[in-house]
The RNA shown here (Glycine riboswitch aptamer) has 86 nucleotides and comes from Roseinatronobacter thiooxidans. It was read from a public genome assembly, where an Rfam model found it. Rfam family: Glycine riboswitch aptamer. Gene Ontology term of the family: glycine biosynthetic process. The model forms 90% of the base pairs in the Rfam consensus.

RNA sequence: CAAACAUCCGCAAGAGAGGCUGCGCAAACCAGCGCCGAAGGAGCAACCCCCCGGAAACUCUCAGGCAAAAGGAUUGCGGUUGAAAU
Repeated sequence: CAAACAUCCGCAAGAGAGGCUGCGCAAACCAGCGCCGAAGGAGCAACCCCCCGGAAACUCUCAGGCAAAAGGAUUGCGGUUGAAAU
C1' cells in the first nucleotide's frame, strides 16, 4: 500500500402458501382443518474425511409463515471489526 474472506450495521432488491371456519369489534388471542419454505432447526446425497463425523437453495416441517405491516435465505453497494493480520 492493496485485493479477497468472515461477523455485525446501514441502504436497495427479495419468493411461496386460506383476508379459510368457529369465538370475537378485529386482519388480534384461542381452537380447528387446509397449505408454504428462503429466518432458525433437523435429516441425508454428491463430496470431504476416518470419527459414534462434516455437508446444500435437496428432504422434513419441530419452529416460523399463508391480505397489509413486520419478518425473510440470497444478491448488490457502503461502513465497522478480525487486522495494519497475511